[in-house]
RNA sequence: GAUAGAGGUUGCGGUAUUCAUCAGUAACAAUUGCAUAUUCUCGGGAAGGAAGCAAUUGCGAAAGGGAAAACCGCCGAAGAUUAGAUAUUUCCCGAUAUUUAUUCUGGGGCGUAGUAAUAAGAUGCUGCGUACUGUCACAUUUAUGUGGAGCGCUAUC
Numbered sequence: 001g002a003u004a005g006a007g008g009u010u011g012c013g014g015u016a017u018u019c020a021u022c023a024g025u026a027a028c029a030a031u032u033g034c035a036u037a038u039u040c041u042c043g044g045g046a047a048g049g050a051a052g053c054a055a056u057u058g059c060g061a062a063a064g065g066g067a068a069a070a071c072c073g074c075c076g077a078a079g080a081u082u083a084g085a086u087a088u089u090u091c092c093c094g095a096u097a098u099u100u101a102u103u104c105u106g107g108g109g110c111g112u113a114g115u116a117a118u119a120a121g122a123u124g125c126u127g128c129g130u131a132c133u134g135u136c137a138c139a140u141u142u143a144u145g146u147g148g149a150g151c152g153c154u155a156u157c
Base pairs, nucleotide, nucleotide: 001157002156003155004154005153008075011074012073013072014071015070017068018067019066028058029057030056031055032054033053034052038051039050040049042094043093044092045091046090078105079104080103082101083100084099085098086097087096088095106133107132109130110129111128112127113126114125115124116123135148136147137146138145139144
């Protein structure tokens, strides 16, 4: 340098199916009221344009997110910070998605704090704490302790 592997059966990510939620919400219809009001963008503001807006009644979804098992791709799998580019609207500031570069994280669980999105006490992400777990190094009373990080570790050539 190349190749092949291991950490867990609660490793990581993705796809479609089913289920609950989304929600008695949006849209639609009728009645009444309003018309320099009010509303129309992923959120806020500005500009411009457009027309409908609110309440009650009736009828009544879907997407996204989530859970289960199945299948597929894998073991920096993947995720996050910062900055850039593109798209979501005519502009500004954010936010989201994709992508490029940099930096950080061995892995999942539990608890806690913050934060994002959302309908949400679901969920994701980050920090801290905690024991567990895999790996390497050192010490050593051979059964343990301490410390490190995946650009690592093991095996073969």